[in-house]
Context: one part of a larger RNA
RNA sequence: GGAUGAACGCUAGCUGGAGGCUUAAUACAUGCAAGUCGAGCGGGAUUAGGGUAGUAAUACCUUAUGAGAGCGGCGAACGGGUGAGUAACGCGUACACGACCUACCUUUGACUGGGGGAUAGCCCUGGGAAACUGGGAUUAAUACCGCAUAUAAUUCUGAUAAGUAAAGAGAUUGGAAUGAAAGUUCAGGCGGUCAGAGAUGGGUGUGCGUCUGAUUAGCUAGUUGGUAAGGUAACGGCUUACCAAGGCGAUGAUCAGUAGGGGGCGUGAGAGCGUGGUCCCCCACACGGGUACUGAGACACGGACCCGACUCCUGCGGGAGGCAGCAGUGGGGAAUCUUGCGCAAUGGGCGAAAGCCUGACGCAGCGACGCCGCGUGCGGGAUGAAGGCCUUCGGGUCGUAAACCGCUUUCAGCAGGGACGAAAUUGACGGUACCUGCAGAAGAAGGCCCGGCCAACUACGUGCCAGCAGCCGCGGUGAUACGUAGGGGUCUAGCGUUGUCC
Numbered sequence: 001g002g003a004u005g006a007a008c009g010c011u012a013g014c015u016g017g018a019g020g021c022u023u024a025a026u027a028c029a030u031g032c033a034a035g036u037c038g039a040g041c042g043g044g045a046u047u048a049g050g051g052u053a054g055u056a057a058u059a060c061c062u063u064a065u066g067a068g069a070g071c072g073g074c075g076a077a078c079g080g081g082u083g084a085g086u087a088a089c090g091c092g093u094a095c096a097c098g099a100c101c102u103a104c105c106u107u108u109g110a111c112u113g114g115g116g117g118a119u120a121g122c123c124c125u126g127g128g129a130a131a132c133u134g135g136g137a138u139u140a141a142u143a144c145c146g147c148a149u150a151u152a153a154u155u156c157u158g159a160u161a162a163g164u165a166a167a168g169a170g171a172u173u174g175g176a177a178u179g180a181a182a183g184u185u186c187a188g189g190c191g192g193u194c195a196g197a198g199a200u201g202g203g204u205g206u207g208c209g210u211c212u213g214a215u216u217a218g219c220u221a222g223u224u225g226g227u228a229a230g231g232u233a234a235c236g237g238c239u240u241a242c243c244a245a246g247g248c249g250a251u252g253a254u255c256a257g258u259a260g261g262g263g264g265c266g267u268g269a270g271a272g273c274g275u276g277g278u279c280c281c282c283c284a285c286a287c288g289g290g291u292a293c294u295g296a297g298a299c300a301c302g303g304a305c306c307c308g309a310c311u312c313c314u315g316c317g318g319g320a321g322g323c324a325g326c327a328g329u330g331g332g333g334a335a336u337c338u339u340g341c342g343c344a345a346u347g348g349g350c351g352a353a354a355g356c357c358u359g360a361c362g363c364a365g366c367g368a369c370g371c372c373g374c375g376u377g378c379g380g381g382a383u384g385a386a387g388g389c390c391u392u393c394g395g396g397u398c399g400u401a402a403a404c405c406g407c408u409u410u411c412a413g414c415a416g417g418g419a420c421g422a423a424a425u426u427g428a429c430g431g432u433a434c435c436u437g438c439a440g441a442a443g444a445a446g447g448c449c450c451g452g453c454c455a456a457c458u459a460c461g462u463g464c465c466a467g468c469a470g471c472c473g474c475g476g477u478g479a480u481a482c483g484u485a486g487g488g489g490u491c492u493a494g495c496g497u498u499g500u501c502c
Stems, first nucleotide, its partner, number of pairs: 001502004006498005013374002016371001020366001021332001026330003030327003035074003040071002047064007081285003090210008100202002105198008113147001115145002123136005153178008183190002211257003218248003223245008260282004264275004287308005310321004338364001340363003346360001347358004377407004387398004411443001413438005421429001446491005451472003457486005467474002
């Protein structure tokens, strides 16, 4: 000098577009953050119209409406947060899978036949303070279960020719066994099943790279390899039994410390050094620890179970909870925001659609935290006014500065018009941006410094005191170095200080 997610002091007029708990992965009141589908199903409260009976209340029938709950499907594994752990195939990069999976989507082929038994809900009836839960009767389905059918599917068993660096992949062709389906409709479709291919997303393996310490030198028993079996979507000590005795290490094993990794970012001429906040990719985590279930996909932030700590409710028998989602609160801290508006846009889930949901997102709010831009006026004006300061008392200086005269009106203010963003009857932002008009210099300048480095000097006060200080050093009676004033220098809605990096 540059940089900063900054903080502190003094000061502060306005746009734009950014960023805002770096500390306690501390504890959390309250609200919201994941639902949706009646074109899968049984059903149906309510409301309104009509009709019948009745004096009426009302009852029954019928038409429309269709709430809440339930079964079922899809989603909830995405999106959003955090960086605790992890020195690791975690990440980056390059390969490999002849060892793998992939819902929804695209495409191709074949099919969608015929049956069964239940169970929520509703009804009846128990237990419990509650959370919740037991029994009985009855009912539906795209829920569940047999049967039939079976192509290139799976398993077993033959044959054939090629191919690869290698290999048990794959191809062609026989035989046997096994395995499917679901309806609905406005009859256009929307679905369902099996199989092939694609796309997308993942899983696994390997080469190389990836911080510090040797005042850590030895480490290892499923450990290293083999055989067999189990398990997995899949290879594998992944697991188990048996057998062998191996495997790693000064090219740094093991241990300890520190740390999420990368694209990037800062600095630098570069080499490099430092760093990983915002945005994007990957990983890990969701009160601490463990476990599996469901599912195409989780070992699952707003699912389940168990143990633990903590908090809350209780009728003391027993229960409930998890903000590292968005706001917000306490606490910690030098320090970091609103319990806002909207689904109008973009995107996501469900749905045939209308649409519903969406603290993702789009916006607004707060704070100079940083960046860019703009303004605080322009021209004239010498009796060089008053006043301040200095003075050799002559004067000098602040200083064309002010007053005064003329002019302009950015920004802010007031008034009128008023968008783009949306294809439509859809706009939170927003009466915003922008345009026009009005008034009036009007509402808008400070911070630090002035001994040298380093641009900028005098007076007074103080007297090794009070104090200053980045380094050198100033101060003990004439201090350009302390304090104040005048003057000056510099940057400017900022200026200085502190921390950190180059």

This is a predicted structure of a 502-nucleotide part of an RNA (small-subunit ribosomal RNA, 5' domain) from an uncultured Actinomycetes bacterium. Rfam family: Bacterial small subunit ribosomal RNA.